A computed fold for a 147-nucleotide part of an RNA from an uncultured Opitutales bacterium, annotated as small-subunit ribosomal RNA, 3' minor domain. Its mean pLDDT, the model's own confidence on a scale to 100, is 82. It matches the Rfam family "Bacterial small subunit ribosomal RNA". It was read from a public genome assembly.
Context: one part of a larger RNA
RNA sequence: CACCGCCCGUCAAGUCAUGAAAGCCGAUUUCGCCCGAAGUUCGUGAGCUAACCCGCAAGGGGGGCAGCGACCUAAGGCAAGGUUGGUGAUUGGGACUAAGUCGUAACAAGGUAGCCGUAGGGGAACCUGCGGCUGGAUCACCUCCUU
Numbered sequence: 001c002a003c004c005g006c007c008c009g010u011c012a013a014g015u016c017a018u019g020a021a022a023g024c025c026g027a028u029u030u031c032g033c034c035c036g037a038a039g040u041u042c043g044u045g046a047g048c049u050a051a052c053c054c055g056c057a058a059g060g061g062g063g064g065c066a067g068c069g070a071c072c073u074a075a076g077g078c079a080a081g082g083u084u085g086g087u088g089a090u091u092g093g094g095a096c097u098a099a100g101u102c103g104u105a106a107c108a109a110g111g112u113a114g115c116c117g118u119a120g121g122g123g124a125a126c127c128u129g130c131g132g133c134u135g136g137a138u139c140a141c142c143u144c145c146u147u
Stems, first nucleotide, its partner, number of pairs: 003110001005107001008103002011100001013097004018092003023087008032078003039072001041070004047065003052061003113134009
């Protein structure tokens, strides 16, 4: 490159990250219950037993051991939660991408001035109602300031 300008949104295509999502798969943690190895401790201990005590002896006492029981308890199991990660049909918007589609909302009074709030409506930009603002052009008038 200056209106043959600029520019908005839907739709279509591609890429990227992300939210939701029935569920699925893990990690970690909490509570309850079941089961319960080894081991300490406690109880029991009719079986076994050289040391100590009694006894001439047989034997007895004491101590110890096996066995049995109880508490605690690792691992395991059942069920219910918490936190967290991955995945997930489908779905929501977002960002970006020379030359796609539909319109033309904004920028000039942008051809209905624009914008803000709100409500309703609409393929989309948007439209309409109500209230507000001038960051509105034009014409006229009023007030003030400067010359």